Predicted 3D model of a 110-nucleotide RNA (SAM riboswitch aptamer (S box leader)) from Oceanobacillus iheyensis. Rfam family: SAM riboswitch aptamer (S box leader). Rfam links the family to the GO term regulation of gene expression. The RNAcentral record of the sequence draws on Rfam and Ribocentre. The coordinates come from a structure-prediction model, not an experiment, and the mean pLDDT is 77.

[in-house]
RNA sequence: CUCUUAUCAAGAGUGGUGGAGGGAAUAGGCCCUGCGAAGCCCGGCAACCUGUAGCAAUUGCUAUUGAAAGGUGCUAAAUCCUACAGACUUCAUCGUCUGGAAGAUAAGAG
Numbered sequence: 001c002u003c004u005u006a007u008c009a010a011g012a013g014u015g016g017u018g019g020a021g022g023g024a025a026u027a028g029g030c031c032c033u034g035c036g037a038a039g040c041c042c043g044g045c046a047a048c049c050u051g052u053a054g055c056a057a058u059u060g061c062u063a064u065u066g067a068a069a070g071g072u073g074c075u076a077a078a079u080c081c082u083a084c085a086g087a088c089u090u091c092a093u094c095g096u097c098u099g100g101a102a103g104a105u106a107a108g109a110g
Stems, first nucleotide, its partner, number of pairs: 001110008013042001015041003021032003026083004043075003048071002051064005079102001084099005
């Protein structure tokens, strides 16, 4: 980097450092930010892997604890919202719902 599967409306800081941008990319919107952005450290959250127990029997299903040991991840706003397709509603716009695309994370494979 590619593929497969699962999840994505919950949760988590009045800390230190840093010093101007940030919310993935494009576009439109809407926001955060010198009452201090990103990044880094610390803290915290969650439970994907891992752990434990049970059932099963070939690596599967279910339940569950806590971060106690470990690998990741996350820590404003639904993945901040929309973009494509369909359905509903409307004179129309707006709006609602479903799916898709794109993206993020985990696990597995190449």